[in-house]
RNA sequence: UUCAUCCAGAGUAACGGAGGGACUGGCCCUAUGAAGUUACGGCAACCAUCAGCGGCUUUGGCCGGCUGAACGGUGCUAAGUCCAUCAGGCGUGGCCUGAAAGAUGAA
Numbered sequence: 001u002u003c004a005u006c007c008a009g010a011g012u013a014a015c016g017g018a019g020g021g022a023c024u025g026g027c028c029c030u031a032u033g034a035a036g037u038u039a040c041g042g043c044a045a046c047c048a049u050c051a052g053c054g055g056c057u058u059u060g061g062c063c064g065g066c067u068g069a070a071c072g073g074u075g076c077u078a079a080g081u082c083c084a085u086c087a088g089g090c091g092u093g094g095c096c097u098g099a100a101a102g103a104u105g106a107a
Stems, first nucleotide, its partner, number of pairs: 001107006011040005019029003024084003041077003046073002049069005054063003081101001085099006
């Protein structure tokens, strides 16, 4: 940079000792213990792998296919990406679509 996903899901303990939720504002979490580190779990199914099915095939195999499994590589494990901003729309006071910003994965 490109593509895909982001209303679901999943935590305890030890050390530590005041911050954390990306930024700004809000609103929250936090001495009934924040960040961080470690251990052991868990969630999920992006990649890899495996199984079944489907499709294509030059019969060697292949797939921007579907479903499932969960030993590997990541990721995640308060609150919708906690909420917002911009453009458009509508049944107009809250919803939809897209964009921006951000996160994760793959290339």

A computed fold for a 107-nucleotide RNA from uncultured Acidaminococcus sp., annotated as SAM riboswitch aptamer (S box leader). Model confidence (mean pLDDT): 82 of 100.